């Protein structure tokens, strides 16, 4: 330099045009003499910019970061 893949919650992963969901962590409450465990609830996310579309995490382009391969 060229090609391919990945980027979603603090973390690990789903979903892939029509409200973004789970586990775990965090916080609150219940339970308990207290802690842990357990139960209930809450808050929390689509790498960035642009385009297409009635509507984009999803499709297209550019760009950034990481990984793999070729040279």
């Nucleotide at each position: 330099g060229c090609g391919g893949g990945c980027g979603u919650a603090g973390u690990u992963c789903a979903c892939c045009g029509g409200u973004a969901g789970a586990a775990u962590a965090u916080c609150u409450c219940c339970c308990u003499u207290c802690c842990a465990a357990g139960g209930a609830g809450a808050a929390g996310a689509a790498g960035a910019g642009g385009g297409u579309u009635c509507g984009a995490u999803u499709c297209c382009c550019u760009u950034c970061g990481c990984c793999c391969g070729c040279u």